[in-house]
Context: one part of a larger RNA
RNA sequence: GAUUGAACGCUGGCGGCAUGCUUAACACAUGCAAGUCGAACGGCAGCGGGGGAGAGCUUGCUUUCCUGCCGGCGAGUGGCGGACGGGUGAGUAACGCGUAGGAAUCUGCCCUUUAGUGGGGGACAACCUGGGGAAACCCAGGCUAAUACCGCAUAAGCCUUACGAGGGAAAGCGGGGGACCUUUCGGGGCCUCGUGCUGAAGGAUGAGCCUACGUCGGAUUAGCUUGUUGGUGAGGUAAAGGCUCACCAAGGCGACGAUCCGUAGCUGGUCUGAUAGGAUGGCCAGCCACACUGGGACUGAGACACGGCCCAGACUCCUACGGGAGGCAGCAGUGGGGAAUAUUGGACAAUGGGCGCAAGCCUGAUCCAGCAAUGCCGCGUGGGUGAAGAAGGCCUGCGGGUUGUAAAGCCCUUUCAGUGGGGAGGAAAGGCUGGGUGUUAAUAGCACUCGGAGUUGACGUUACCCACAGAAGAAGCACCGGCUAACUCCGUGCCAGCAGCCGCGGUAAUACGGAGGGUGCGAGCGUUAAUC
Numbered sequence: 001g002a003u004u005g006a007a008c009g010c011u012g013g014c015g016g017c018a019u020g021c022u023u024a025a026c027a028c029a030u031g032c033a034a035g036u037c038g039a040a041c042g043g044c045a046g047c048g049g050g051g052g053a054g055a056g057c058u059u060g061c062u063u064u065c066c067u068g069c070c071g072g073c074g075a076g077u078g079g080c081g082g083a084c085g086g087g088u089g090a091g092u093a094a095c096g097c098g099u100a101g102g103a104a105u106c107u108g109c110c111c112u113u114u115a116g117u118g119g120g121g122g123a124c125a126a127c128c129u130g131g132g133g134a135a136a137c138c139c140a141g142g143c144u145a146a147u148a149c150c151g152c153a154u155a156a157g158c159c160u161u162a163c164g165a166g167g168g169a170a171a172g173c174g175g176g177g178g179a180c181c182u183u184u185c186g187g188g189g190c191c192u193c194g195u196g197c198u199g200a201a202g203g204a205u206g207a208g209c210c211u212a213c214g215u216c217g218g219a220u221u222a223g224c225u226u227g228u229u230g231g232u233g234a235g236g237u238a239a240a241g242g243c244u245c246a247c248c249a250a251g252g253c254g255a256c257g258a259u260c261c262g263u264a265g266c267u268g269g270u271c272u273g274a275u276a277g278g279a280u281g282g283c284c285a286g287c288c289a290c291a292c293u294g295g296g297a298c299u300g301a302g303a304c305a306c307g308g309c310c311c312a313g314a315c316u317c318c319u320a321c322g323g324g325a326g327g328c329a330g331c332a333g334u335g336g337g338g339a340a341u342a343u344u345g346g347a348c349a350a351u352g353g354g355c356g357c358a359a360g361c362c363u364g365a366u367c368c369a370g371c372a373a374u375g376c377c378g379c380g381u382g383g384g385u386g387a388a389g390a391a392g393g394c395c396u397g398c399g400g401g402u403u404g405u406a407a408a409g410c411c412c413u414u415u416c417a418g419u420g421g422g423g424a425g426g427a428a429a430g431g432c433u434g435g436g437u438g439u440u441a442a443u444a445g446c447a448c449u450c451g452g453a454g455u456u457g458a459c460g461u462u463a464c465c466c467a468c469a470g471a472a473g474a475a476g477c478a479c480c481g482g483c484u485a486a487c488u489c490c491g492u493g494c495c496a497g498c499a500g501c502c503g504c505g506g507u508a509a510u511a512c513g514g515a516g517g518g519u520g521c522g523a524g525c526g527u528u529a530a531u532c
Base pairs, nucleotide, nucleotide: 001532002531003530004529006528007527008526009525010524013379014378015377016376017375018374019372020371021337026335027334028333030332031331032330035080036079037078040077041076043073044072047071048070049069050067051066052065053064054063055062056061057060087290088289089288096215097214098213099212100211101210102209105207106206110203111202112201113200114199115198116197117196118152120150121149127142128141129140130139131138132137158167159166160165172195173194174193175192176191177190180189181188182187216262217261218260223253224252225251228250229249230248231247232246233245234244235243265287266286267285268284269280270279271278272277292313293312294311295310296309315326316325317324318323343369345368346367347366351365352363353362354361355360382412383411384410385409392403393402394401395400416473418468419467420466421465422464426459430455432452433451434450435449436448437447438446439445476521477520478519479518480517481502482501483500487516488515489514490513491512497504498503
């Protein structure tokens, strides 16, 4: 000099864009952060509507009961999602990360191709009945549906194979419809469209595994290792492999630093520097690891699973003492620690995600707003004129000098802030509607496409523009001995104090404290800490 996720002191007008627990991976009150689908299903607790019966009567309203008939829908069965998104950096010196390769693998949703989607069965919730418990919740009996569960049939391809053979699937739901058939008059068959389901092949995406090289300090750590190193066989896994086991051999690593100890998430990058290098890894992005501590598996395409389960432990809470409940390193917020780090805010309008045919619902992801000069950038605090060089202050050699065109005065301007008014863009869709094309028996329906009208904004009193008033509301901080730009007076008297280094102060201190003046930066300026 440059830099910082900074802090502290003094000071502080506005805006834009960023950033904001570096410490205790300390403990957490409260709210929210993952749901959704009635176009899978039985149903009907609540809400609205229709129908039926009754009552009151103001004769079309009120009210009671019944009815899942309709819109819908709490709880339940079932499906998909909760493995993403969000947080943190504890652990890890490791195939963890980075770069470059590899072969023995899996991959829900999505895309392409291909073959199917036939016919049956038995349950369990919800519900009802009874019982236990303070609660959490649990038990028994009975009824019932399905895209839940289980056989049978079929098998192009698939799997196993001793090549003879053997094994193994599926589910429906919704829209529309002219004849014809059927009907319990609701509908169904049939036709058609959409969407699902099953088997197989390929792709895409994602993931698992292996290898080479690189990846901090300590030798005052020199030897380390028995599933250890290799082989055969078996088991196991989606998959190679001591991954595991039995047997056999005695290997494997190490001064090119094994082992041990300490420290540490890694990278793209960031800071600095002419480069080489050094330092660093906060925000953003990729990978990894973790989710009170330790262990374990279940489900699933995917987890050994932050807001799932089980066990143990510490801690907190409830309890009728028998037993239960919990996990903010999600967003806010609290206590604590600390030099130190924000709101218990708004909205799903946009982008993205989950579910759904869709409408839509959910989304502390996200987009915004709030707080903080924490940083960077921009703007303002006025401009011109004005010598009687006013007054006052300070200095003085008492003549004057300086503050100083500075002020006042006069003439202007009005950014920003203030008040009032106008006002983009972020919005394109979806849905509705008209035409065309395709599908089809069909001018239904559905898909694609072209057009039309009308909607959807948290931010928001938006950006921006116009008007109004008046210089009106807006300057400080550090320094002035040398390094280093900037000097005098007074006070003090080796005291009080200053100080980055050299050093100042013991009676004329440009070095301490104050004042006047000056210098440098400026909504900041200094100090401290840290890096180059």